Notes: Predicted 3D model of an 86-nucleotide RNA (c-di-GMP-I riboswitch aptamer) from a soil metagenome. Model confidence (mean pLDDT): 88 of 100.

RNA sequence: GGUAAAGGCAAACCUGGUGAAAGCCGGGGACGCAAAGCUAAUGGGUCUGUCGUCACAAAAGUGACCAAGAUCGCCAAGCUACCGAA
Numbered sequence: 001g002g003u004a005a006a007g008g009c010a011a012a013c014c015u016g017g018u019g020a021a022a023g024c025c026g027g028g029g030a031c032g033c034a035a036a037g038c039u040a041a042u043g044g045g046u047c048u049g050u051c052g053u054c055a056c057a058a059a060a061g062u063g064a065c066c067a068a069g070a071u072c073g074c075c076a077a078g079c080u081a082c083c084g085a086a
Stems, first nucleotide, its partner, number of pairs: 001083002008033002013028006031073001037079003042076003045071003052065005
């Protein structure tokens, strides 16, 4: 660096499961990706808000805040990997 060669992953959507939710896992499916491989115990951002705290309320409940939950296909960082055609 990825226009060659060999490959790889898999967005949205549909579907089964799981979870409080965000989301995740399996099957189908390809928007794209030169790391769209791994690390969330490397830093930040974003999402959800079970539990918890506070407020209002007779109560039920409603609202706000909060991550130890989630996201690596949000941005960086670290580690690892195929080819060497142009």